[in-house]
A computed fold for a 1438-nucleotide RNA from an uncultured bacterium, annotated as small-subunit ribosomal RNA. RNAcentral holds the sequence, with entries from ENA and SILVA. It matches the Rfam family "Bacterial small subunit ribosomal RNA". Its mean pLDDT, the model's own confidence on a scale to 100, is 84.

RNA sequence: GGACGAACGCUGGCGGCGUGCCUAACACAUGCAAGUCGAGCGGAGAUUGCAGCAAUGUAAUCUUAGCGGCGGGCUGGUGAGUAACGCGUGGGCAACCUACCUCAUACAGGGGGAUAACACAGGGAAACUUGUGCUAAUACCGCAUAACAUCACACUGGGACAUCCCAGAGUGAUCAAAGGAGUAAUCCAGUAUGAGAUGGGCCCGCGUCCGAUUAGCUAGUUGGUGGUGUAACGGACCACCAAGGCUUCGAUCGGUAGCCGAACUGAGAGGUUGAUCGGCCACAUUGGAACUGAGAUACGGUCCAGACUCCUACGGGAGGCAGCAGUGGGGAAUAUUGCACAAUGGAGGAAACUCUGAUGCAGCAACGCCGCGUGAAGGAUGAAGGUUUUCGGAUUGUAAACUUCUUUGAUUGGGGACGAAUAAAUGACGGUACCCAAAAAACAAGCCACGGCUAACUACGUGCCAGCAGCCGCGGUAAUACGUAGGUGGCGAGCGUUGUCCGGAAUUACUGGGUGUAAAGGGCGUGUAGGCGGGACUGUAAGUCAGAUGUGAAAUUCCAAGGCUUAACCUUGGAGCUGCAUCUGAAACUAUGGUUCUUGAGUGCUGGAGAGGAAAGCGGAAUUCCUAGUGUAGCGGUGAAAUGCGUAGAUAUUAGGAGGAACACCAGUGGCGAAGGCGGCUUUCUGGACAGUAACUGACGCUGAGGCGCGAAAGCGUGGGGAGCAAACAGGAUUAGAUACCCUGGUAGUCCACGCUGUAAACGAUGGAUACUAGGUGUAGGAGGUAUCGACCCCUUCUGUGCCGCAGUUAACACAAUAAGUAUCCCACCUGGGGAGUACGGCCGCAAGGUUGAAACUCAAAGGAAUUGACGGGGGCCCGCACAAGCAGUGGAGUAUGUGGUUUAAUUCGAAGCAACGCGAAGAACCUUACCAGGGCUUGACAUCCCUUGACGACGUAAGAGAUUACGUUUCCCUUCGGGGCAAGGAGACAGGUGGUGCAUGGUUGUCGUCAGCUCGUGUCGUGAGAUGUUGGGUUAAGUCCCGCAACGAGCGCAACCCCUGUUGUUAGUUGCCAUCAUUUAGUUGGGCACUCUAGCAAGACUGCCGGUGAUAAACCGGAGGAAGGUGGGGAUGACGUCAAGUCCUCAUGGCCUUUAUGUCCAGGGCUACACACGCGCUACAAUGGCUGGUACAAACCGCCGCGAAGUCGCGAGACGGAGCCAAUCGGAAAAAACCAGUCUCAGUUCGGAUUGGAGUCUGCAACUCGACUCCAUGAAGUUGGAAUCGCUAGUAAUCGCAGAUCAGCAUGCUGCGGUGAAUACGUUCCCGGGUCUUGUACACACCGCCCGUCACAUCACGAAAGUGGGCUGUACUAGAAGACGUUGAGCUAACCGCAAGGGGGCAGGCGUCCACGGUAUGGUUCAUGAUUGGGGUGAAG
Repeated sequence: GGACGAACGCUGGCGGCGUGCCUAACACAUGCAAGUCGAGCGGAGAUUGCAGCAAUGUAAUCUUAGCGGCGGGCUGGUGAGUAACGCGUGGGCAACCUACCUCAUACAGGGGGAUAACACAGGGAAACUUGUGCUAAUACCGCAUAACAUCACACUGGGACAUCCCAGAGUGAUCAAAGGAGUAAUCCAGUAUGAGAUGGGCCCGCGUCCGAUUAGCUAGUUGGUGGUGUAACGGACCACCAAGGCUUCGAUCGGUAGCCGAACUGAGAGGUUGAUCGGCCACAUUGGAACUGAGAUACGGUCCAGACUCCUACGGGAGGCAGCAGUGGGGAAUAUUGCACAAUGGAGGAAACUCUGAUGCAGCAACGCCGCGUGAAGGAUGAAGGUUUUCGGAUUGUAAACUUCUUUGAUUGGGGACGAAUAAAUGACGGUACCCAAAAAACAAGCCACGGCUAACUACGUGCCAGCAGCCGCGGUAAUACGUAGGUGGCGAGCGUUGUCCGGAAUUACUGGGUGUAAAGGGCGUGUAGGCGGGACUGUAAGUCAGAUGUGAAAUUCCAAGGCUUAACCUUGGAGCUGCAUCUGAAACUAUGGUUCUUGAGUGCUGGAGAGGAAAGCGGAAUUCCUAGUGUAGCGGUGAAAUGCGUAGAUAUUAGGAGGAACACCAGUGGCGAAGGCGGCUUUCUGGACAGUAACUGACGCUGAGGCGCGAAAGCGUGGGGAGCAAACAGGAUUAGAUACCCUGGUAGUCCACGCUGUAAACGAUGGAUACUAGGUGUAGGAGGUAUCGACCCCUUCUGUGCCGCAGUUAACACAAUAAGUAUCCCACCUGGGGAGUACGGCCGCAAGGUUGAAACUCAAAGGAAUUGACGGGGGCCCGCACAAGCAGUGGAGUAUGUGGUUUAAUUCGAAGCAACGCGAAGAACCUUACCAGGGCUUGACAUCCCUUGACGACGUAAGAGAUUACGUUUCCCUUCGGGGCAAGGAGACAGGUGGUGCAUGGUUGUCGUCAGCUCGUGUCGUGAGAUGUUGGGUUAAGUCCCGCAACGAGCGCAACCCCUGUUGUUAGUUGCCAUCAUUUAGUUGGGCACUCUAGCAAGACUGCCGGUGAUAAACCGGAGGAAGGUGGGGAUGACGUCAAGUCCUCAUGGCCUUUAUGUCCAGGGCUACACACGCGCUACAAUGGCUGGUACAAACCGCCGCGAAGUCGCGAGACGGAGCCAAUCGGAAAAAACCAGUCUCAGUUCGGAUUGGAGUCUGCAACUCGACUCCAUGAAGUUGGAAUCGCUAGUAAUCGCAGAUCAGCAUGCUGCGGUGAAUACGUUCCCGGGUCUUGUACACACCGCCCGUCACAUCACGAAAGUGGGCUGUACUAGAAGACGUUGAGCUAACCGCAAGGGGGCAGGCGUCCACGGUAUGGUUCAUGAUUGGGGUGAAG
């Protein structure tokens, strides 16, 4: 995608044609579904006519219970059973039957005895039935006649297929009949025979589901002879005889199932199905049985048995919807107790006609297919409404309204068929189809979907909830995936869902797959059946091919026409039905028979190689043990130890001896073997391969299901043996533990003999055989050639064993003459992962276990190869204050500061490993301030718009903590005259938010990391992901540069360009400088710009030069010159990206939240709390020091709401003061360490300064909570700091001070500045981080990954289990209804024979055989269940 006898959900206008219990072959109330014939017969009844007074008689008509005939074996239903000659197809019957029908020939003479009905008498509730008597026939029975019938005998001719068949003539025997109607003609019916037609019966070839966890089955079984029986053959049945028959080409058993034409699907081959229609079969409540008949073992017949239901007077009876309707039940689910025999067909009848739930129609159901409609054209203000919005609009949308038009269906009225076959009559459907008219757009649209697959998107709600889901998956606050709405897409009287089948699926592969690593080659051989098989010649014709004939039912399918308005549907014709059978022919190939060949295969002969196998014997080295000697304190063992051995003398060493096992060197991707495997030497026996030769055989071959044999190690049994080693075990260590790794011991075992086991990553993860398809190079064994003999070398060739490599193959990796290439043959095996190589069953085994080998359930993957990363207690190379070498610290004390925690009304918020924690904060007393308690305001503290007004404000007084309020005084500006500015009041739009979300964002920042990387274009390689470039060899600080290279180029990074600093020149000299000249207390002034300095411009450094190394390169090393040398030093500069890193509280911003409050104003408090923990600092612990006094030398920076000099006062902080300075001019400003001199003398000190008391200064509305500083007094801890840990490679560390930002005030912080000024680096093993190449990977959220098992809990399916309960079935015995057959038949008996007696024939009854239900016993198999138990699957974060 297609299909459906469907069902369910929502919805539903009409018509046509079809279809409609798939489940309980469950049970059935009621009605109907098979009768008909009076022209077969005798009665009976009714009506009418005639006769008769009447009884009654007679005639006609009608009805029909019974006898009789035909039919009831058809039609209709269902699919339980059946795996079968049941069905399909094609044949056979020389082994058969056939009523009615057709044709033909011949015939129908003459008799007889009964019996229903009926009458009478009984029995019974009923169903029904008994006896006696009467009667008819187309009912029944003899006799006659008779053959071309049947049988027997013998004969002739012809045919065939073994038994045999057909025809002809002869003799003998046997066998028929029915009448009816009609005035009649005649018609119908009867009998025999033959033929036909139709319908059946039997037999055979082929085909017809699954299971081998069903491998053996069979006694009437297989066959024969003779019978019985039948329409007919036959073990169908019986007696006897023989011992057969079937089966791996799947018997038997188990499961399932009606089969086919056909239907669905598919390109086809196939797969699935077997509703409707048609053919066949089977069945009729379950089982059995026969009767009648042409036909049945009989759906609406009979008998018996069982179950069930009903009636009953309890004694007995009745019944069978799987016919049509209908009921109950079951179920997801399937219709009316309709009309009619008008048509078609059937039964009976001479016919009229009767019967017909077959059939024709109608009803119900969108169950299916088909057709039609629900309006058409115009219509922009693009209406209203809805939805959405960036607020402009967009969309619904020509859609609607409106205008014009039409009337299919529905409605009403009128007309009105075909089907009817006729001369006429006859229509259930039906007043139906159809036609005409009327009215009004009037009455008629839904369903599903919209994340991808897959056509179709937005808003709101929800917030891993509710829910969706076919697969992937969606939902945790912006969901195109849930729900709703709008819109859109699809289909449309339907649309979706579910179920089933086919397709896609080459995913069972015949067409048309695979097996080195994805699932899959048997562990290896030998060989049976089977499959396949070399060259030549010649037959046959089974396969094969060709032609012809028959058949392949109809319907269906396809094609072409035709009929319903069209279509569905129906009709006609054609094709087709791929098959089967028969006949004729061909002979290449396969097959088969014969003859022949040698190349495949084998044999022989001649050689050499080898750990091939089995047995026996021999040998030396080593270990261990024993004995003896020497000798003394240890030995042994390990990362380090200990257990152990040893003064009872070990280890070591020497000599002798014992015993077992294994065979160093040679030794080699060397050899041999089928594999497992085989290694000292010698002998014996023995298998195979190879080379050469070409004598022999003449296809003898290949493979190989089963079978048989071999088969490492471990293990088992019996008996030996036991040196070493060594599971188990013991001890010692290691460890958190250590049932391990390490050590000391040590038993099975390892060894031998015999037997078993039968498995391994039994691997080349690669079955065997044959042939073909480039090369190169080793190695082992053999043969040949060349060379004068010979050796070596060289060449050729065969066999084995390796490596490299082309074509080709492969998903890739790889394979590549030893194929995983190209082909042929045979075997084995695979079909998603788990469950599971498990369970059950079978077989094998002493056991362990092996072999064969599932399912339930569960998952959406499991897996292969390769790629890019990341990772590794992998490897190589390299770098970094990374380690090492050093210096100074932190961690201990006190204190400052930040954080956590705790506390609190609040202690606002953020930052969290490195990369939060002297961080945001470059400075919280108020403010800041976001927090807390309280007091106020509500268009608001702030912005825009509208209206009104002209004030607002300032000052003063009063209340209040203040915000605020009240009163008093004072009081607008510009103008073009429209208004505007400003302010107040008012209403509403709105303002406002340091409220939430940094995981919705912009911007910005940190970090890896100033690490050297990150990419692109084109080309090339690869199926692809990707690779190459960017790797490699060197080199560098550097992907820096050079060389090479399927790459060639380019970009962002590196470097350079920029700033500061180091040298020089030049320009310029004021506020800077002063060498020379004057002058001065003083570069103060004149003068000068040389110097310093300032700040512009230049120069300089580029591996430029020399030497060496290197590859002649890049570069490196050394040197020269130079202020500076290899980036001179420092800064700014931060690639692609990573961390959902930080920040919504700088700012901006989307959703969300709030609006008399989460906004705003105020005063007060808090952010400063304090048991404690951590981080960054400061000050110290002192003598390299403290204190006192004296004397030097900076750089950078700042200053008008400012810096503030001198001078004076105060011990001091500071105060007074106010010169100078908008600064190279004045001021801050004193630099400090250093240096000189003195003192202290190792102590809790003249170290250290915390803490506290007192007194003050300054800033500021205000220093209480909560500032800084000064003075006096006080004088805590602390004597160099555990584990651990930080910084630094030179003007660096360390140490010393100075300045600035913020700032009223407040720094031990931060940012800068200079002064003094070291030590060390052997080196890259290790720790940390990084770069690059390579390797492994089951990781990709990327090792902070992934992931295994036990246990506990829950749940699901399964196995075992003492058993228990059913189903099916085998065997043995028992039992024996009805019936049939046999036998008996002393009882009964009409037809015939007989004068009679009697006979013949028949019947009842008895017995026997067969046999259904049933019973007993014992097996098999299957299902369910079972305390308990076993493993398995799945689950939340245990």